[in-house]
RNA sequence: AAACUGGAGAGUUUGAUCCUGGCUCAGAACGAACGCUGGCGGAGUGCUUCAGACAUGCAAGUCGUACGCGAAAGUCGCCUUCGGGUGGCGAGUAGAGUGGCGCACGGGUGAGUAACGCGUGGAUAAUCUGCCUUCAGGUUUGGGACAACUCCGGGAAACUGGAGCUAAUACCGAAUAAGACCACAGAGCCUCCGGGUUCAGUGGUCAAAGAUGGCCUCUUCUUGAAAGCUAUCGCCUGUCGAUGAGUCCGCGUCCCAUUAGCUUGUUGGUGAGGUAACGGCUCACCAAGGCUCCGAUGGGUAACUGGUCUGAGAGGAUGAUCAGUCACACUGGAACUGAGACACGGUCCAGACUCCUACGGGAGGCAGCAGUCGGGAAUCUUGGGCAAUGGGGGAAACCCUGACCCAGCAACUCCGCGUGAGGGAUGAAGGCCUUCGGGUCGUAAACCUCUGUCGGGAGGGAAGAACGGGCCGCAGUCGAAUAGGCUGCGGUCUUGACGGUACCUCCAAAGGAAGUGCCGGCUAACUCCGUGCCAGCAGCCGCGGUAAUACGGAGGGCACAAGCGUUGUUCGGAAUCAUUGGGCGUAAAGCGGGUGUAGGCGGCUUGGCAAGUUGGUUGUGAAAUCCCUGGGCUCAACCCAGGAACUGCAGCCAAAACUGCCUCGCUAGAGUCCCGGAGAGGGUGGCGGAAUUCCCGGUGUAGAGGUGAAAUUCGUAGAUAUCGGGAGGAACACCAGUGGCGAAGGCGGCCACCUGGACGGUGACUGACGCUCAGACCCGAAAGCGUGGGGAGCAAACAGGAUUAGAUACCCUGGUAGUCCACGCCGUAAACUUUGGGUGCUCGUCGUAGCGGGUAUUGACCCCUGCUGUGACCAAGCUAACGCAUGAAGCACCCCGCCUGGGGAGUACGGUGGCAACACUAAAACUCAAAGGAAUUGACGGGGGCCCGCACAAGCGGUGGAGCAUGUGGUUUAAUUCGAAGCAACGCGCAGAACCUUACCUGGGUUUGACAUGUACGGAACCUCUUGGAAACUUGAGGGUGCCUUCGGGAGCCGUAACACAGGUGCUGCAUGGCUGUCGUCAGCUCGUGUCGUGAGGUGUUGGGUUAAGUCCCGCAACGAGCGCAACCCCUAUCGUUAGUUGCCAUCAGUUCGGCUGGGCACUCUAGCGAGACUGCCGGUGUCAAACCGGAGGAAGGUGGGGAUGACGUCAAGUCCUCAUGGCCUUUAUAUCCAGGGCUACUCACGUGCUACAAUGGUCGGUACAGAGGGUCGCCAACCCGCGAGGGGGAGCCAAUCCCACAAAGCCGGCCUCAGUUCGGAUUGGAGUCUGCAAUUCGACUCCAUGAAGGUGGAAUCGCUAGUAAUCGGAGAUCAGCACGCUCCGGUGAAUACGUUCCCGGGCCUUGUACACACCGCCCGUCACAGCACGAAAGCUGGUUGAACCAGAAGUCGGUGACCCAACCUUCGGGAGGGAACCGCCCAAGGUAUGACUGGUGAUUGGGCUGAAGUCGUAACAAGGUAGCCGUAGGGGAACCUGCGGCUGGAUCACCUCCUUU
Repeated sequence: AAACUGGAGAGUUUGAUCCUGGCUCAGAACGAACGCUGGCGGAGUGCUUCAGACAUGCAAGUCGUACGCGAAAGUCGCCUUCGGGUGGCGAGUAGAGUGGCGCACGGGUGAGUAACGCGUGGAUAAUCUGCCUUCAGGUUUGGGACAACUCCGGGAAACUGGAGCUAAUACCGAAUAAGACCACAGAGCCUCCGGGUUCAGUGGUCAAAGAUGGCCUCUUCUUGAAAGCUAUCGCCUGUCGAUGAGUCCGCGUCCCAUUAGCUUGUUGGUGAGGUAACGGCUCACCAAGGCUCCGAUGGGUAACUGGUCUGAGAGGAUGAUCAGUCACACUGGAACUGAGACACGGUCCAGACUCCUACGGGAGGCAGCAGUCGGGAAUCUUGGGCAAUGGGGGAAACCCUGACCCAGCAACUCCGCGUGAGGGAUGAAGGCCUUCGGGUCGUAAACCUCUGUCGGGAGGGAAGAACGGGCCGCAGUCGAAUAGGCUGCGGUCUUGACGGUACCUCCAAAGGAAGUGCCGGCUAACUCCGUGCCAGCAGCCGCGGUAAUACGGAGGGCACAAGCGUUGUUCGGAAUCAUUGGGCGUAAAGCGGGUGUAGGCGGCUUGGCAAGUUGGUUGUGAAAUCCCUGGGCUCAACCCAGGAACUGCAGCCAAAACUGCCUCGCUAGAGUCCCGGAGAGGGUGGCGGAAUUCCCGGUGUAGAGGUGAAAUUCGUAGAUAUCGGGAGGAACACCAGUGGCGAAGGCGGCCACCUGGACGGUGACUGACGCUCAGACCCGAAAGCGUGGGGAGCAAACAGGAUUAGAUACCCUGGUAGUCCACGCCGUAAACUUUGGGUGCUCGUCGUAGCGGGUAUUGACCCCUGCUGUGACCAAGCUAACGCAUGAAGCACCCCGCCUGGGGAGUACGGUGGCAACACUAAAACUCAAAGGAAUUGACGGGGGCCCGCACAAGCGGUGGAGCAUGUGGUUUAAUUCGAAGCAACGCGCAGAACCUUACCUGGGUUUGACAUGUACGGAACCUCUUGGAAACUUGAGGGUGCCUUCGGGAGCCGUAACACAGGUGCUGCAUGGCUGUCGUCAGCUCGUGUCGUGAGGUGUUGGGUUAAGUCCCGCAACGAGCGCAACCCCUAUCGUUAGUUGCCAUCAGUUCGGCUGGGCACUCUAGCGAGACUGCCGGUGUCAAACCGGAGGAAGGUGGGGAUGACGUCAAGUCCUCAUGGCCUUUAUAUCCAGGGCUACUCACGUGCUACAAUGGUCGGUACAGAGGGUCGCCAACCCGCGAGGGGGAGCCAAUCCCACAAAGCCGGCCUCAGUUCGGAUUGGAGUCUGCAAUUCGACUCCAUGAAGGUGGAAUCGCUAGUAAUCGGAGAUCAGCACGCUCCGGUGAAUACGUUCCCGGGCCUUGUACACACCGCCCGUCACAGCACGAAAGCUGGUUGAACCAGAAGUCGGUGACCCAACCUUCGGGAGGGAACCGCCCAAGGUAUGACUGGUGAUUGGGCUGAAGUCGUAACAAGGUAGCCGUAGGGGAACCUGCGGCUGGAUCACCUCCUUU
């Protein structure tokens, strides 16, 4: 010098947003376990479960310097009758015994314990303490036994009886007594007043043991010993201390109140006993106390702490290893011994269990170290050593020590090291991917150079060892002593389990050493294949239904690494229990309201105290741990030293601001008195009128009533209506008002009486008397209950009528409880302002009620202003937003209540209350990943407003009925190929199926293929004839030799062969491109910047007008812009100009009379270019605008008409069968060729059409006028033939020239005369024509004959607003042929639109929403099935426990003790004293009967939750189709319905009031 240093979030509710809120993840940790893998070393750690049971060995002994005994094997002698005997040594050894000390330590475990058990700080003046230590004194003298041993017994054993001998530091008596203790009385000091302590006095009580070594200085025998002396160790008495222990106290120490009362030795006293000691610790007596909401008692759980883990901290969780304390030792009880135990390896008893047994009886206690079984997911060696540290014994040597030190096993944890390093591109091979180019694994490998850690081999080789002891020497001390002992110093010798270990050196060799998890987001890391809601994954969200970065495999990558993952647990994140650091209007959350107790909090001021508070100091806060510094192992982990810290507790000193306590005062809080007025405040009694109903009477007649419409009902026996009279009950119109009063519930006619509170004003008084309020008590709508009344109206239930699919409802007719009164219960509501009470502070504006002040007035007003109450709007601020805003949801303080995800559930159980209904209190299992609040954008509404559209209406014509055509469904079939499916499939793909087409079916063939590219070989190609065959195909024969050429060959074509490959109208339109439909030619859809909002988003785009239009104008926090609209484009309507053939013909000429010819280009026309129309002009309306209305001019007028043109997007709309295309499938077939068949079937149903049903027609004859198209494999004229379709014929035309080609309806005339017809033409028969290779299945047309249905079409439904509908014909595409379809063209040519209530679709604004797959939405309940957990239940069966009684082992204590007895006394008899035995108190186990609490199980039963598509309905969300909801009551399959009262958390319309601005 240092010990200071530290705080991250993410995913998931929604279409999106903000908030609330839960769930989940990322971190750290572990005595762990499991999966895969595993080289080395160091340091640590290792039964968390059955305090389950234990085989075996060891874990507590030691002392001969306390004592008496005392072997054996073996060996050496002697003797021997050879059997042996005996002696020495072994050896005073082993051994047991007496005795001492130890065994109460050390070691284990955490069952019990919620307790002075533990922690912390105190007390002991209420105590003890062996060994150790200080000091003092002493250690004198006697005695009698008992083990061992010997003998005799019992017993299987364990063990034990009797007799006899014997020693002691064993036991006992006596002496002595400094001192100790006891009693008596005294003095000093201290004191917390209880007492303590010191001193001196008198009396009494109490001790002891010796052992070992040495020496003769003194005495006696005298070699040497004894006494004695001496040293050491002991012993006794006391004492100081140390250590250890006991006891007491303050404070702290888990959960449950669904445990609220507990207690009789209980609380205290007196006395006694007992203890080392205080004490009800025990007993007798007396008193009646003691504890408790600051949680007693009871229940559950748990050893406590230092610490450990986590955390920024505060905290939370935990209590392995190490350390301190406690408790326990098979279970329960008990004492003995001892300094210490009620004793883990002691005793006794009881019990369970195990073992031995000769069945008589005995033995045992691993929660010591190892180890075994069991349990369990799971936890080690029956190791070595006392070398070190420590402990016991001993004088010591030494012995003992599973304490301990080491080793072993285990990646269980932490730490360290290694598995190589450098170079090395052809970027090898191989794998994987690929857009086929390549990329990647990858300098990675190979290869070259090098190194040598670990492991292996060889050699060397520590520290841990210092004590102690032996020997030698020296010094000191005791002593008479040069004995001896003790102490110290020096030298020397001696001791290592680990272990030949650590470490060092050498040798060889890259040689032996890498895995695990993950790769959708969170979260770092991506591709391929397989699979196909399967298999599987998953921490949360969620992946998987044919292109899966999410499953499985592979390649690659990411992370960590001898480990990596998973599981479990704890803390964190979680401010998600919030002290630090949350909330309660609508998200969960203010008690329905009040009075008020305890408690909490509390105005100004004087003085004091010092409890809280603050400062200082002292003690303590064990060590270890954490932190800092330094040091030791090569580093680190680990270890050591010093420091810091231990935030605490206690003592002392000090301060006095604040809180507290005491105290002097004060008046601003609070209260009292006086005056005044307001009020549906409460209670009781009385009175009143209107109305309903009923009764009586009158008038009067056929209906009344009721509804959406009806019916039930009432009425000719006279209703309804109306008039008069009467009865009775209930409620009080108008006034009446976001007016008043009340604490809330609530209170409404008038009068009287009784009574509470608030308010205004003025002064006086009290002097903090205040605020809040757990419990408690009181009040408390409606419904409901009890008893008794009352009962008009209304009206649950009930009955009937309707409605309906049903209608246990809504509607109607009736109607009982009830509603009313009295008394008594109940105690709940959306009891709501969803907002607890109190106090203070904080901009304004405008109402209203009450009272006052000022001004003013004759007065009422008006105006200004104060207080109280009640409203509306708004600023700051707050809020998630909505909103609140002096009556706060703002800023603060005080007190109370309440919340902590949704469901289960305000339920079960328990308790309390209640007559009951029920109310209050109030969980859990299980289940979900949400449930919610506010706001946003949409969508929707049987919500509202505005507007548009052939949407309706007004019209015209159709469809639906008939026949036929055509498409579809269905059916059939070998096949009837496939697709299209509400609008927006169905005369659609198909602008044209006899073959072909053709994709389908049957049969017959082919397999590099009908078609493309590449290779090789051959041949020109090609043509003709021919065999078989249905053809495809095939057999054979003949003809034919081409083009280019640099002469090599090449191009094209054909054939053959093999392989790459072709082919597929096979699948997926839900993998796609492209194209298309539709909303919709609807007027919308967006962006940039700005701005508002936390945000999603809003604004712009809304509003006022206007338009066909988001068209334009005005306004505006918007200003601009884009895609759409419009315009630009095409056709058409007018004119001009240019041009004039094939078009045209006014004028001129000719004429065959036809623009035919000459001629002309004026006109028509053609087709290029232009003009024209723009609300430009006028008037009016309108906001001065946009615009609209009208008018003028004009061919055309307000987009002139038509077309093309289709915003952002929606429908996973349609199409893989137009085409293209990913993936999959197929490859002698799903490819390809051929013939025939089918797509054309036919009971039926539907769509779209055609023709009709006739006279506005049909038919016959005559006659007129288009436009737009097409034509050479073509259109085809004239002319001829045929009734006709058509045939022949051949002119003209590649087209303003020729042809198709006569347009038809129309017009003129004739006939038909209302009929199944001269309507209608189906069907059928016959005969033909044409196309084509071919008309049988299966073409069109013609002629003759036939002549069906059909007489205008039910419910329903379609098109059309003007050159439109209707009607008429013409042309074209496709096409050999085939058109009622489609597309285009012109001719004739209407009616109607009042209007926007309604239907449909759409646009804008607004509102509600529980919808967002967006109302074809969402969603509720019963029932049925399956599963899960829970409750009830006759009972059955455990555990714990209370109180009562019985019983009573062992044992202490007490009593007795006639039996027994060594020590002492004795007069020898005995006594003292002790003991056995017996009795008593207490008491464990056990038993009896009875409670309480708590588990398990239980036929049956109840609801709950979950489950894919089950059944019935439709309750809720929109006005949800009867607004919903709350409480209560009744009813009902169910959601629910109805009555009564309440709420808005109800839409819509109207009205009233108020506010803001002017």
Small-subunit ribosomal RNA from a Deltaproteobacteria bacterium, 1558 nucleotides, folded computationally.
Lineage of the source: Bacteria > Pseudomonadati > Myxococcota > Myxococcia.
Model confidence (mean pLDDT): 84 of 100.